RNA sequence: UGUCGAAAGGGCAAACCCGUCGCAAGGCGGGGACGCAAAGUCAUGGGUCCCAUAGAGGAGUGGGAUCGCCAGACCGCCGAAA
Repeated sequence: UGUCGAAAGGGCAAACCCGUCGCAAGGCGGGGACGCAAAGUCAUGGGUCCCAUAGAGGAGUGGGAUCGCCAGACCGCCGAAA
């Protein structure tokens, strides 16, 4: 230093509730903890969701959302065993 994840110090914050922005998905703030060793950042690939086209539905197309869905990239606290 890398893998790994004991200990210690801590960190984040699901559902739900309130307020707010948005047509919506969903975002933000407060409360609250299901959990998380990257539950830090990035929408790059895939997945899923929303809106429009839309006139029953569907394909297609355009725009948006989700990183706590998977993968990838970047950065990062600690120092046991191996």

A computed fold for an 82-nucleotide RNA from Anaerolinea sp., annotated as c-di-GMP-I-GGC riboswitch aptamer. It matches the Rfam family "c-di-GMP-I-GGC riboswitch aptamer". Gene Ontology term of the family: cyclic-di-GMP binding. The sequence was found by an Rfam model in a public genome assembly. Model confidence (mean pLDDT): 86 of 100.